[in-house]
RNA sequence: GAAAAGGGUAAACCAUUUGAAAGAAUGGGGCGCAAAACCACAGACCUUUUAAAGAGGCAGCUGGGUCGCCGAA
Numbered sequence: 001g002a003a004a005a006g007g008g009u010a011a012a013c014c015a016u017u018u019g020a021a022a023g024a025a026u027g028g029g030g031c032g033c034a035a036a037a038c039c040a041c042a043g044a045c046c047u048u049u050u051a052a053a054g055a056g057g058c059a060g061c062u063g064g065g066u067c068g069c070c071g072a073a
Stems, first nucleotide, its partner, number of pairs: 001070001008033002013028006031060001037066003041063003045057004
C1' cells in the first nucleotide's frame, strides 16, 4: 500500500473433552481479518468457590512491546 500471485488465520453454531465459572483444547464450520502472528505491560470487559486484597480469563476491544509474508511505478 496500486495491481497480482502463493498462502495464512478462523466468528457464530455443532460434537467430544476439560473447568465451580468466565473460558480452554480437538474436529467440523466460515462471519470476518493485512498483522485476527506472539507477549496480559496499561486501560476496558467477563468469571470468581473475592468480605476485601486478590485469583482466573480475554491478544477477533483500545493503547504499548516483539517479530514477520508479498510488493508495480

c-di-GMP-I riboswitch aptamer from a marine sediment metagenome, 73 nucleotides, folded computationally. The RNAcentral record of the sequence draws on MGnify. Of the family's consensus pairs, 95% are formed in the model.